[in-house]
Predicted 3D model of RNase P RNA and transfer RNA as a complex of 459 nucleotides. Rfam match: Bacterial RNase P class A. Rfam classes the family as a ribozyme. Model confidence (mean pLDDT): 75 of 100.
RNA sequence: CCUGCCGCACAGGCAGCCGCUCGCUUCCAGGGCAACUUGGUGCGGGAGGAAAGUCCGGUCUCCACAGGGCAGCAUGCCGGCUAACGGCCGGGGGGACUCGCUCAUAAGCGGGUUUCACGGAAAGUGCCACAGAAAAUACACCGCCGCCCAUAAACCGGUGGUAAGGGUGAAAAGGUGCGGUAAGAGCGCACCGCGGCGGCAGCAAUGCUCGCCGGCAGGGUAAACCCCAUGCGGAGCAAGACCAAAUAGGGGAGCAGGAGCGGCUCGCUCCGUUACGACUCCCGGGUAGGUCGCUAGAGCCGUUGAGAGAUCUCCGGCCCAGAGGAAUGGCUGCCCUCUCCGGCAACGGGGGGUACAGAAACCGGCUUAUAGUACGGCAGGCCGA
RNA sequence: UGGGACUUCGUCUAACGGUAGGACAACGGAUUCUGGUUCCGUCAGUGGGAGUUCGAUUCUCUCAGUCCCAGCCA
Numbered sequence: 001c002c003u004g005c006c007g008c009a010c011a012g013g014c015a016g017c018c019g020c021u022c023g024c025u026u027c028c029a030g031g032g033c034a035a036c037u038u039g040g041u042g043c044g045g046g047a048g049g050a051a052a053g054u055c056c057g058g059u060c061u062c063c064a065c066a067g068g069g070c071a072g073c074a075u076g077c078c079g080g081c082u083a084a085c086g087g088c089c090g091g092g093g094g095g096a097c098u099c100g101c102u103c104a105u106a107a108g109c110g111g112g113u114u115u116c117a118c119g120g121a122a123a124g125u126g127c128c129a130c131a132g133a134a135a136a137u138a139c140a141c142c143g144c145c146g147c148c149c150a151u152a153a154a155c156c157g158g159u160g161g162u163a164a165g166g167g168u169g170a171a172a173a174g175g176u177g178c179g180g181u182a183a184g185a186g187c188g189c190a191c192c193g194c195g196g197c198g199g200c201a202g203c204a205a206u207g208c209u210c211g212c213c214g215g216c217a218g219g220g221u222a223a224a225c226c227c228c229a230u231g232c233g234g235a236g237c238a239a240g241a242c243c244a245a246a247u248a249g250g251g252g253a254g255c256a257g258g259a260g261c262g263g264c265u266c267g268c269u270c271c272g273u274u275a276c277g278a279c280u281c282c283c284g285g286g287u288a289g290g291u292c293g294c295u296a297g298a299g300c301c302g303u304u305g306a307g308a309g310a311u312c313u314c315c316g317g318c319c320c321a322g323a324g325g326a327a328u329g330g331c332u333g334c335c336c337u338c339u340c341c342g343g344c345a346a347c348g349g350g351g352g353g354u355a356c357a358g359a360a361a362c363c364g365g366c367u368u369a370u371a372g373u374a375c376g377g378c379a380g381g382c383c384g385a
Numbered sequence: 386u387g388g389g390a391c392u393u394c395g396u397c398u399a400a401c402g403g404u405a406g407g408a409c410a411a412c413g414g415a416u417u418c419u420g421g422u423u424c425c426g427u428c429a430g431u432g433g434g435a436g437u438u439c440g441a442u443u444c445u446c447u448c449a450g451u452c453c454c455a456g457c458c459a
Stems, first nucleotide, its partner, number of pairs: 001381007009373002012335007020046005027040005048356001052367002055365005060236004072232005077091005092118001093116010119227002124225002126221003141166002143162006174192006193216001194214005199208003240292004250283005257271005299318004305312002336353007386455007395409004403439001411427005432448005
């Protein structure tokens, strides 16, 4: 210098004009008796780091609720942060990559980067294809050895011992050495590994060139069932509250008539006449519709202090979308920036402002998408000293 | 808003964690004078990514897509 990965920040800036939406307005015009309302002028606000997926946790609202348990679901090394969390921070342990050291290999130790759904397999059950003798109660394939076996030896057969060797597999019943034995074997011993108890360090997980005891406790899998510990009442702003048409239905009161034909009277027809009925009036529930919930908050900016950090805190300043078939847009100029062409260069000309994406009660996280630029870290390559 | 199911050859559908199978379609061959039928063979697949495991279509997470159910009042 280039490339890749990870983390983090920004997500073009300023000005003018024209629109959209919300709020305010001692102004103007119209409507209304009034409360108020409609339109305009002026002023102010107007998308994101993910507003997304809705995967977790909470605020808020309604319903339920004596207490305990079962079932179900979720979480799972330790400590801390937080309103809470399956989130975050720090630490421990394991894995991967890389560098250095121990003469070299093997192996070990140390550093760096990164990663882990990291409780329990000595509670029980299940599963482990193929290969292999055997996949968990070692049912001995080859091999080794004893006996039957007498007879100098060998071979075959039978019977028994042997997990040291061969070979298989992802995985084979502690490893190396010496002794021991018929051959073998923790059978015995030394070292290493392992388990238990204790000591020391640490809040703890855990660690130790520490001490004692134990021949070894008996493969893997719990993102198989399960066991242990902890947590969880349910629903969701279409929560919920208020105002409140028409029609139908409910309740109450009044009245004896009401409806149709007909311009009216007469007349005619139908329904009702002590009634769960017609007619008139009133009341309450609820729907359509409208209003609230509805944006001042675990808030933002600067700053003081505590802490290793997540985070907490002092002081000062600020108000920063609130729609409801759903606003947040467009044009121009300058700067900045990207790209293409010409040019040795300075520079000139053309094009572009891009990606992912768009609030709908709110907040804290996680996950996913993301052009370009800047910074930091790691890895690889090239060049120079 | 809440709940649930699913994604396997071109199509429809199987597969206790152990070689992904079948039918139809396509292609090739045989049979036939030719075509059809029939028979034989071939081709082709687990939605993408990550993890657990010796081993994943199957188990877990995540992303993408498809489908179904429920909602208020009388």